The part of an RNA shown here (small-subunit ribosomal RNA, central domain) has 350 nucleotides and comes from an uncultured prokaryote. Model confidence (mean pLDDT): 86 of 100.
Context: one part of a larger RNA
RNA sequence: CUGGGCGUAAAGAGCGUGUAGGCGGGUUAAUAAGUUGGAUGUGAAAGCCCUAGGCUUAACCUGGGAAUUGCAUUCGAUACUGUUUGACUAGAGUAUAGUAGAGGGAAGUGGAAUUCCAUGUGUAGCGGUGAAAUGCGUAGAUAUGUGGAGGAACACCAGUGGCGAAGGCGACUUCCUGGACUAAUACUGACGUUGAGGUACGAAAGCGUGGGGAGCAAACAGGAUUAGAUACCCUGGUAGUCCACGCCCUAAAACGAUGUCAACUAUCCGUUGGAAGACUUGAUCUUUUAGUGGCGCAGCUAACGCAAUAAGUUGACCGCCUGGGGCGUACGGCCGCAAGGUUAUAACUC
Repeated sequence: CUGGGCGUAAAGAGCGUGUAGGCGGGUUAAUAAGUUGGAUGUGAAAGCCCUAGGCUUAACCUGGGAAUUGCAUUCGAUACUGUUUGACUAGAGUAUAGUAGAGGGAAGUGGAAUUCCAUGUGUAGCGGUGAAAUGCGUAGAUAUGUGGAGGAACACCAGUGGCGAAGGCGACUUCCUGGACUAAUACUGACGUUGAGGUACGAAAGCGUGGGGAGCAAACAGGAUUAGAUACCCUGGUAGUCCACGCCCUAAAACGAUGUCAACUAUCCGUUGGAAGACUUGAUCUUUUAGUGGCGCAGCUAACGCAAUAAGUUGACCGCCUGGGGCGUACGGCCGCAAGGUUAUAACUC
């Protein structure tokens, strides 16, 4: 090296893009590098193996053969792979016309609610809890009416509905902008796929500078509870939550705990976006396609379950695992303002 695996036992990188590399549609011709056949040379001797012989036998010794699966040169073969070449259209892409959408960025606008301020009415409570108390209130609260300020979030619609690579995205309008899908033709002509490194993005919390601050709320204070209560409950309350710019780059369940791409493999029922057709023209039916769900056969699985959105049958490429602890730690490198991140042992022990 020849293994076995990765939904839940250890194991799919958080997710894209893409370099090197790997792999790659059907066809013509050439070549002969891989591949394959022959020949020649070489592959020391001894040893091993086969065979014949010599010491009375054996060990031992001698002769011959085989083997040495390799390398080089040369002459052939051409199915497959490679290389070169011409043309192809089924993969991939472009153009045209449309469709749906919380996809992204910026600016503006709106209504409900909470809080605060001013003011009117009004009077003794309000609030809170299992029960209370702290707290607020005769300096007029709570309640209710009017006006104003400010910040944050967008009820209903709302749907195993939609969009996005993932994180994620939900009021309305305008502008800029990415992707997907559908139909019919035309065009390019394998331009594809995966992807070590690299690089873009990446919830929340946290960090830096400057704003903002309604509600909520780590820390903190007080009241309760309790044997205690550094908690759960209550009254307050600061960072933070929000915005701009710059970092951090993680995860806890970044989850479908399921890498990406491609092909094939019963049936049935829903739902979203298209397209085509049928008739009885409808709240209709049929077919098809791209999603998104529910059952279920074969098959798979340790079982649970999965089952055309596979965990089935296969192929290509990458990542990862190899008993528990020590440990996602130490040291070193790289990154970071810091917090820390990333890469990643060993001794020892069971």
Its Rfam family is "Bacterial small subunit ribosomal RNA".